[in-house]
RNA sequence: GCCCGAGUAGCUCAGCAGGUAGAGCGCCUGGCUGUUAACCAGGAAGUCGCAGGUUCGAGUCCUGCCUCGGGCG
Numbered sequence: 001g002c003c004c005g006a007g008u009a010g011c012u013c014a015g016c017a018g019g020u021a022g023a024g025c026g027c028c029u030g031g032c033u034g035u036u037a038a039c040c041a042g043g044a045a046g047u048c049g050c051a052g053g054u055u056c057g058a059g060u061c062c063u064g065c066c067u068c069g070g071g072c073g
Stems, first nucleotide, its partner, number of pairs: 001072007010025004019056001027043005049065005
């Protein structure tokens, strides 16, 4: 230098033809319990790596760039 993969909630990841962003764990509140844990109910938390483009509409498609991993030279 070129190619491939990954980047989405605090963490691990889903989102499979473009149509309201989700799960588990964790966290917070409440219930239950003599207390804790467990269990039950509820809740908060995301500029979807950055910047553009296409589109009525983009996590998803296109372009450039950044970071991490791998391969080739």
This is a predicted structure of a 73-nucleotide RNA (transfer RNA) from a Candidatus Woesearchaeota archaeon. The RNAcentral record of the sequence draws on ENA. The prediction has a mean pLDDT of 82. NCBI's taxonomy places the organism under Archaea, Nanobdellati, Candidatus Woesearchaeota. It matches the Rfam family "tRNA". The family's RNA type in Rfam is transfer RNA.